[in-house]
Context: one part of a larger RNA
RNA sequence: CUGGGCGUAAAGUGCGCGUAGGCGGGCCUGUAAGUCAGAGGUGAAAGCCCCCGGCUCAACCGGGGAAUUGCCUCUGAUACUGCAGGCCUAGGGUCCGGAAGACGUCGGCGGAAUUCCCGGUGUAGCGGUGAAAUGCGUAGAUAUCGGGAGGAACACCGGUGGCGAAGGCGGCCGGCGAGGACGGUACCGACGCUGAGGCGCGAAAGCGUGGGGAGCAAACCGGAUUAGAUACCCGGGUAGUCCACGCUGUAAACGAUGGGUGCUGGGCGUUGGCCACAUAAGUGGUCAGUGCCGAAGCUAACGCGUUAAGCACCCCGCCUGGGGAGUACGGCCGCAAGGCUGAAACUC
Numbered sequence: 001c002u003g004g005g006c007g008u009a010a011a012g013u014g015c016g017c018g019u020a021g022g023c024g025g026g027c028c029u030g031u032a033a034g035u036c037a038g039a040g041g042u043g044a045a046a047g048c049c050c051c052c053g054g055c056u057c058a059a060c061c062g063g064g065g066a067a068u069u070g071c072c073u074c075u076g077a078u079a080c081u082g083c084a085g086g087c088c089u090a091g092g093g094u095c096c097g098g099a100a101g102a103c104g105u106c107g108g109c110g111g112a113a114u115u116c117c118c119g120g121u122g123u124a125g126c127g128g129u130g131a132a133a134u135g136c137g138u139a140g141a142u143a144u145c146g147g148g149a150g151g152a153a154c155a156c157c158g159g160u161g162g163c164g165a166a167g168g169c170g171g172c173c174g175g176c177g178a179g180g181a182c183g184g185u186a187c188c189g190a191c192g193c194u195g196a197g198g199c200g201c202g203a204a205a206g207c208g209u210g211g212g213g214a215g216c217a218a219a220c221c222g223g224a225u226u227a228g229a230u231a232c233c234c235g236g237g238u239a240g241u242c243c244a245c246g247c248u249g250u251a252a253a254c255g256a257u258g259g260g261u262g263c264u265g266g267g268c269g270u271u272g273g274c275c276a277c278a279u280a281a282g283u284g285g286u287c288a289g290u291g292c293c294g295a296a297g298c299u300a301a302c303g304c305g306u307u308a309a310g311c312a313c314c315c316c317g318c319c320u321g322g323g324g325a326g327u328a329c330g331g332c333c334g335c336a337a338g339g340c341u342g343a344a345a346c347u348c
Stems, first nucleotide, its partner, number of pairs: 003320004007302002012316001014201004021194003025088007033081002035077008049065006091191001092188003095184003103177007110154001115149007125136002162169002206247006215241002220236004258315006266293012297304002321348003330341004
């Protein structure tokens, strides 16, 4: 470079926005750059290939042809692509309407429970386990009642449910933001898709400064278990978990399945909107979402199957035997931890 691939064999960037680039709806006109046709010029000779010939053959050599798939010029064609102009509304967007939502962010509020403190009742144990012990308790614990403090998380509703691009989001109320679906079809008129770089977002843990600290709990200390027990079980317990601001930028960041568009039998459930009938429950249809089962088809099989892993097209990312190794070196980033990029020798 070409080919074949990427759910589980190696392989989809964690997710989005978007630059360059690539690709791009219907009709008409022009142009003729790409494209196609013809002609001319050029594409040295030798060599390769074909034919004929010369050395007794061959190698070798001579002659002719072919080829040189290219480039340039001229003339012409106009289906497709490009370029220019005009028009359109099916893509995309705007507007209007009612409705759904743990979507984000900020502020406020609430109850249950754990712990601690104060007080009352009360007495000999409580706790814990497979069994125990450490531990707590006559300086009055556990239990129970009343009061108080503080932090964190929001039982039921709750769902194979909803929202979000992903990470993720769950008590209630309010403020400020954002997105999507449906219905109307008034407006714009291809304004679109993808997206190397780039920029932003990004669970948990971790880091910096300051705060907070109820419960839980790496490390750590005890008690058990055991041959040992740097574990599993039990009693404690510090970072941390929480808040603000700033870093980090990873993951089984998973649907292990990139995004977009169109096409291709069905059945059953569920969420949101709309329509019709019945209007008492409901039934049917339709659009968007979310699940299960499955025709055809696909697949190595498992399985996928209108939410495709089916049939196609466009764009991006990635793979190319195992180990060495996501290591070393270099570069970039980071306060650090480390991250990103990413080999080779050697070996099977």
The prediction has a mean pLDDT of 91. A computed fold for a 348-nucleotide part of an RNA from Balnearium sp. E9S70-D, annotated as small-subunit ribosomal RNA, central domain.